[in-house]
Molecule: small-subunit ribosomal RNA
Organism: uncultured Veillonellaceae bacterium
């Protein structure tokens, strides 16, 4: 001079798309560990957690000769005596004769400390705090003695037993060993007189004495101190599926014992004691300061160090002794193990090492007593596995260190790539340094001097200059660690880095390999051909001589909630009362101080922790110092709780007036209706049912009528009205009875309020006796219905349902809400009072109290919702929850006649399971609304041939793809070659094509020969273009290499397209607001519309993307312009024709424009957006038609249109050629033409009227031939021109006359056309001739609302040819839509939901086969009759008869 007033109080993942409420798991510290991998050092600390299991083998307690006789060893010294010989030396032996000293032995102390262990013990243990009735050796302090005697014993020597331990016998001797007598008190017994009890002596010194002095002992008594011993309170585990336990038990009075108290322990009296505040009992466990977590409260633990406390091979004893009932003592049993001569004997590592065993797992049979500290002794010293020390293993914790700076060609090598780079990376190499650590030398401590020995000093005892003892000075000796720590000098970057992890938690990513394999994994999970999840690599992160896994405890976890949680729906209020203990309790006044708050004092050991310092180079350790909430004492306070006494009157009751009421019991009466019986009218049905049937019925039913019987049951009144705790409680009277209420305000005066145990009450259904039984009605029977129908549904029907007595004890016994009390906004009914006001009076109307509901604000809730009858703010009592299944089961235990109830588990599993609200999604749920979606029609497929696609078969091959609507006349708007992607079969390999570059110069083309060709061979021909002469292009050839080539594989890796839903009318955003949040509002609601069209109202205001609108075509009409289109008029010609002059009127063509907007009327509607109707227009209410396709869905389709990642092939999956196939035919299905005929077929006339295309490798006219497909021929036309090109249905007339036909035309012959190298598998067309099926289609199913359907040509594209198909085009030209949502499909609200991959979901159960467990029963073999039972047979007994 310092010791604080500061620290610290946090999360994620996972149910779900979000939020609760609940498990589950991580991430944080820790450890006496273990276990892989790795391993340089040093400092402290720690090292059998299991077998308290057995242990070899050496230590671990002995010391004192200053207690004693002694001398078995050692040593000196003397003494004698031999021997030797150098004659005084040696070496021997003898002698306790003498000194150090000492085996053994007596005797004293000490082996009760110190060391180890946690088995036992839930209190005779331990903590804390108190007490009295005790003992205490050494050790302090002090009083007082210490006097005279005896007799023995071991040792030894002898005899002697015994295998050995170990003895016996006789004899000798000694003491601080024993043992009397004396004294003796402040001891001890006694009221007292008075009794009764002690000792021992060694050394040393003067002196050599009956002396006398120190010391260190002995004895008795007194005080302390230390240690025990004892008792009290209080605390510190968990089981009630352990509730009753106890006779020395509890007390008392005598006797005993003990150091003391005490049933401790006997006699004896008495019936006590302990127990829900948990006795008993059975399991578990040494207890604490402390560890370890944690902000704290608290939880878990008791290694190591410390206290205490228990044990020592089990178990039981006691003896010594101050102290033990005694680890390294003693006696006994027990089990083990040794030795034996078989008789008998020894042992006890839970001391220190070690050794077997055990186990995941724990060390040297080291070193000294040099320090600490015990024991002994006067000291010297001795002993000391205590203890200091070293060793062993990284077991921990802590420290170092494994190199520093510099260094860009950004080396090489590895990885990775978008092939440009980029990482590893200044990283290494070089260059330049330093020396921790290492290794070698050489020096070297502290720990050791307050100890001890010695010589001295001062000073007490003393007579004393002997001695001694305290202090001090001076000396000298003492080191196991250990030649170690440190220190120095040389050497040299040299000898020293691993492990784990990289999907989220959670810090760090790639690339290969695998291919639901193989593996990972703490939860969630990863893994099925592109895995930051699994192997390995490269990088990267993290911590380092250690990392990881695994165990363990605490946190996080408020997940057991005291701090600090819950119970309406998540798990949880007992069915309901009344009521013991228990907790809690009104207002006021004295006392008291128990709680309480405060001050001083004990005590709370040390270590430890936190905090101020210090020493080791830090640190880890270590030292010093201060702090420390807990109990007890004692002195104050007294407001509040308790205690005492008193008052009081508002809580509770009482009285005394009064109404209410399906309150409960018990008796008596009453009508209605079911049924049954009789009877009387009266005839075929009745019943039932979604529709029958089973049933009843001509022996007379149902219906009706009238008597009668008998049992249940109370219709209107009747009400989210009454009453009861609660179940419950409903015709009426009449008696007994409980309780609520309201008014007044008489009495007591806190008498209250809640209730663990326990007690009664208690629906139904069941039980057990006895009735009684009409209707209904479990089981049951029958009929249906159904795949089935052990149900619903029908007909019937026993228990039951009812009374009377007894049981049972349970419910969704619920408001899923425990009781009581006192607060905290209203409105609005209702049931039962009271009051006031007003009235002549009811009535209304104000105010109050009790009870029953509905709304609602504050608060509250996780939401939902409660909301004065709270689930809201408090307070006080019970009850009851901690994650889902197992399971309300199993066992024990009470209860029950019985079913059964009550208490109430585990093991084993999941990673959930739940609760409220939220988007959607679906619903054989509701509401509104649309669609050719139904109905209303028209005309079809589904039946026939045939064409086409398809599946299937089949094939060398029948290429591939597309599979409900959304695949099947689809990719293919056209497969004889080619197409061609398949088969055969024969060729080529840098290739049929693309680039890249060395070389060379042609190349093509025509012929001929082989060959199926492709290809080979040969012959003729001929020698490219530009050009700045220097070379470029083009093209062809050709060794080698990069590379092409792939209609190979994944459309589930993808781009791009498209389809669908669906031209439905939705889909979403900003910023506000509302919700804790998913999310909602806006979008939803009245209306409207074709439309989230528009209008109104609104916590919403606005916006996008759809819808409409704008674009093309179409219908009306103006302008303009007029060939090749047109021709009114005017002229000219023809047999006729805009033929021709002309016109620009009209059609028609090309272009601009107009025009419809609910603009106008009425009516409706909300004075609106609209609808409805009419007027005028070519068109009215989107005219019609058509391109236009929101956000998204289906892993839709397409890798064979392209395009493209990955994987695959590469003398072949390329890639070229010839034929071949893709046309196949037992069949099945989509789709279409054509038909089955008279609304028609054939024939004739009438050339009756279109529109839109196409046309040069072309469309072709005229005119001739040919029935005919076509042929020759070639005018015109690159088209408003010429041509294709004759539209057809249609109109007129003739036949046919109902037929397998003058209907149909398949299918076949024969014969001919066309394209084209080629018509054989395989084209198309024509004549002749043939002349199937099939006479209108079964279940089902298609299209379609107007110029539509229906129907009838025609054109075009593809194309060489090939159209019943596809695109388009005109021509004729209809019926019907009424009601209203039945069936599909959609669109918005609404509801339920265990779905959200979303109803094709979720999801229960069995069965099948696989394993794994325990059981029944039966059969066969073997073994045994012990028990028990039975049987039989004995005795012996009673009883009967002989």
């Nucleotide at each position: 001079g310092a010791a604080u007033c500061g620290c610290c109080u946090u999360a994620g993942a996972g149910u779900u798309g979000a939020u609760c409420u609940g498990g589950c798991u991580c991430a944080g510290a820790u450890u006496g560990a273990a276990c892989g991998c790795u391993g340089g050092c040093g400092g402290c600390a720690g090292g059998c957690u299991u077998a308290a299991u057995a242990c070899a083998u050496g230590c671990a307690a002995g010391u004192c000769g200053a207690a004693c006789g002694g001398u078995a060893a050692c040593a000196g010294c003397a003494a004698a005596a031999a021997a030797g010989c150098u004659u005084g030396c040696u070496u021997u032996u003898u002698u306790g004769g003498c000194u150090g000293a000492c085996g053994a032995g007596u005797g004293g102390c000490g082996g009760a400390c110190g060391g180890g262990u946690g088995a036992g013990u839930a209190a005779u243990a331990c903590c804390u705090a108190g007490g009295a009735a005790g003992c205490u050796g050494c050790c302090u302090a002090a009083a007082c003695g210490a006097g005279g005697g005896g007799g023995a014993u071991a040792a030894c020597a002898c005899c002697u037993g015994g295998a050995a331990a170990c003895g016996g016998g006789u004899g000798c001797u000694a003491a601080u060993a024993c043992c009397g007598c004396a004294u003796g008190a402040u001891a001890c017994c006694g009221c007292a007189a008075g009794g009764u009890c002690a000792a021992a002596g060694g050394u040393u010194g003067g002196u050599u004495u009956a002396c006398c002095a120190a010391u260190c002992g002995c004895g008795u008594u007194u005080a302390g101190a230390u240690g025990c011993g004892c008792c009290u309170a209080g605390g510190a585990g968990g089981g009630a599926u352990u509730a009753g336990c106890u006779a020395g038990u509890u007390g008392g009075u005598g006797g005993g014992g003990u150091a003391a108290c005490g049933g401790c322990u006997c006699a004896c009296c008495a019936a006590g004691g302990c127990g829900a505040u948990g006795a008993u009992c059975a399991g578990u466990a040494g207890c604490c300061g402390g560890u370890c977590u944690g902000a704290g409260a608290g939880g878990a633990u008791g290694a190591a160090c410390g206290g205490c406390c228990a044990c020592a091979u089990u178990g039981g004893g006691a003896c010594u002794g101050a102290g033990a009932c005694a680890c390294g003592g003693c006696c006994c049993a027990g089990a083990c193990u040794c030795c034996u001569a078989c008789g008998g004997g020894a042992g006890g590592c839970a001391g220190c090492a070690g050794u077997g065993g055990g186990g995941a797992a724990u060390c040297u049979u080291c070193c000294g007593c040099a320090a600490u500290g015990g024991g002994c002794g006067a000291a010297a010293g001795c002993c000391u596995g205590a203890c200091g020390g070293a060793g062993c293993a990284a077991u921990g914790c802590c420290g170092c260190g494994u190199g520093a700076g510099u260094g860009a060609u950004g080396a090489a090598g590895g990885g990775a790539u978008u092939c440009g780079u980029c990482c590893c990376g200044u990283a290494a190499a070089g260059c330049u340094c330093u020396g921790u650590u290492g290794u070698a030398u050489a020096u070297g401590a502290c720990g050791a001097a307050u100890g001890u020995g010695c010589a001295g000093a001062u000073u007490g005892u003393g007579a004393a200059u002997a001695a001694u003892g305290a202090u001090u000075u001076g000396u000298a000796a003492u080191g196991a660690c250990g030649g170690u720590a440190g220190u120095a000098u040389a050497c040299g970057a040299g000898g020293a880095a691993g492990c784990c992890a990289c999907g989220g938690c959670u810090a760090a990513c790639u690339a290969c390999g695998u291919g639901c394999c193989a593996g990972c994994a703490g939860c969630c999970g990863c893994g099925g051909u592109a895995a930051u999840a699994c192997g390995u690599a490269g990088g990267u992160g993290g911590c380092g001589a250690g990392c990881g896994u695994u165990g363990u405890c605490c946190g996080g976890a408020a997940u057991u909630a005291u701090u600090g949680g819950g119970c309406g729906u998540a798990a949880a209020g007992a069915g309901c009362a009344u009521g013991u203990a228990g907790g809690c309790g009104g207002u006021u006044u004295u006392u008291u101080a128990a709680g309480u708050c405060u001050g001083g004092a004990g005590u709370g050991a040390a270590a430890a922790u936190g905090c101020g310092g210090g020493g080791c180079u830090c640190a880890a350790c270590c030292c010093c110092g201060u702090a420390u909430g807990g109990c007890u004492c004692u002195g104050g306070a007294u407001a509040c709780u308790g205690g005492a006494a008193g008052a009081c009157u508002u809580g509770a009751g009482u009285g005394c007036a009064g109404g209410a009421g399906a309150g409960g019991a018990a008796a008596g009466g009453g009508g209605a209706a079911u049924u049954c019986c009789c009877a009387g009218u009266g005839u075929a049905g009745c019943g039932g049912u979604g529709a029958a049937a089973u049933g009843c019925g001509u022996a007379g039913a149902u219906a009706u009528u009238g008597g009668g019987a008998g049992g249940a049951a109370c219709a209107c009144c009747a009400g989210u009205g009454g009453c009861g705790a609660a179940g419950g409680c409903g015709c009426c009277u009449u008696u007994c009875u409980g309780g609520a209420c309201u008014g007044u305000g008489u009495c007591u005066g806190a008498c209250g309020c809640u209730g663990a145990g326990a007690u009664g009450c208690g629906a139904a259904a069941g039980c057990c006796a006895g009735g009684g039984u009409a209707g209904c009605g479990a089981a049951c029977g029958g009929g249906a219905u159904u795949a089935g129908a052990u149900a619903c549904c029908c007909c019937g029907g026993u228990a039951g349902u009812c009374c009377u007595g007894g049981c049972c004890g349970u419910a969704a016994a619920c408001g899923a809400u425990g009781g009581g009390u006192a607060c905290u906004a209203g409105g609005u009914g209702u049931g039962g009072g009271a009051g006031g006001u007003a009235u002549c009076g009811a009535c209304c109307c104000c105010u109050u109290c009790c009870g029953u509901g509905c709304c609602g604000g504050a608060g509250u809730u996780a939401a939902c919702g409660c909301a004065a009858u709270a689930a809201g703010u408090a307070c006080c009592c019970c009850g009851c929850c901690u994650g889902g299944g197992g399971a309300g089961u199993a066992c024990g235990u009470c209860c029950g006649c019985a079913a059964g109830g009550a208490u109430g588990a585990a093991a084993c599993u999941c990673a959930a399971a739940g609760g409220a609200a939220u988007u959607g999604a679906c619903g054989g749920g509701g509401g509104c609304c649309c669609g050719c979606a139904c109905a209303a029609g028209c005309g079809g497929u589904g039946g026939a041939g045939u064409a086409u696609g398809u599946g299937g078969u089949u094939u060398a091959a029948u290429u591939c793809g597309a599979c409900g609507c959304a695949a099947c006349g689809c990719g293919a708007a056209g497969a004889a070659c080619c197409u061609u992607a398949c088969c055969a079969a024969g060729g080529c390999u840098u290739g049929a094509c693309a680039u890249u570059g060395a070389u060379u110069g042609a190349a093509a083309g025509a012929c001929c020969u082989a060959g199926a060709g492709a290809u080979a061979g040969g012959u003729c021909c001929c020698u490219c273009u530009c050009u700045u002469c220097g070379g470029a292009g083009a093209c062809a050839a050709g060794a080698a290499a990069a590379c092409a080539g792939g209609u190979g594989g994944u459309g589930c890796a993808u781009g791009g397209c498209u389809g669908u839903c669906g031209u439905c009318a939705g889909c979403u955003c900003g910023u506000g607001u509302c919700g804790u949040g998913a999310g909602a509002u806006g979008u939803u609601g009245g209306g409207u519309u074709a439309a989230g069209u528009c209008c109104c109202g609104c916590a919403a205001c606005g916006a996008g993307c759809g819808c409409a609108a704008c674009c093309c075509c179409u219908a009306u009409c103006c302008u303009a312009u007029g060939u090749u289109a047109c021709c009114a008029g005017c002229g000219g010609g023809u047999a006729a024709u805009g033929c021709c002059g002309g016109g620009g009127a009209c059609u028609c063509a090309u272009a601009g424009g107009a025009g419809a907007c609910u603009g106008c009327c009425a009516a409706g509607g909300a004075c609106a957006a609209c609808u409805u109707g009419g007027a005028g227009g070519a068109a009215g209410g989107c005219g019609g038609g058509g391109a236009u396709g929101a956000c998204g869905u289906c892993a839709a389709g397409u890798c064979a249109u392209c395009a493209u990642g990955c994987c695959c092939c590469u003398u072949a999956u390329g890639u070229c050629u010839u034929g071949g196939g893709c046309u196949a035919c037992a069949c099945a299905c989509g789709u279409a033409c054509u038909a089955c005929a008279a609304u028609g077929g054939u024939c004739g006339g009438c050339a009756a009227c279109a529109g839109a295309g196409g046309g040069a490798a072309g469309c072709a006219a005229a005119g001739c031939c040919g029935c005919g497909a076509g042929g020759c021929a070639g005018a015109g036309c690159a088209a408003a021109c010429c041509c294709c090109a004759g539209a057809a249905a249609c109109c007129c007339g003739a036949u046919c006359u109902c037929a397998g036909u003058u209907c149909g035309g398949a299918u076949u012959g024969c014969a001919g056309g066309c394209u084209g190298c080629a018509a054989c598998u395989c084209g198309c067309c024509u004549g002749c001739a043939u002349g199937a099926a099939g006479u209108c289609g079964g279940a089902a199913u298609c299209g379609c609302u107007a110029g539509u359907a229906a129907u009838c040509g025609c054109a075009g594209g593809u194309c060489a040819g090939c159209a019943u198909a596809c695109u388009g085009c005109g021509g004729u030209g209809a019926u019907u839509a009424c009601u209203a949502u039945c069936c599909c499909g959609g669109g918005c609200g609404u509801u339920g939901u265990a779905c959200u991959c979303a109803c094709c979901g979720c999801c229960c159960g069995u069965c099948a086969g696989g394993c794994g467990g325990a059981g029944u029963u039966c059969g066969u073999a073997c073994u045994u009759c012990a028990a028990a039972u039975g049987u039989g047979c004995c005795a012996c007994a009673c009883u009967g008869g002989g």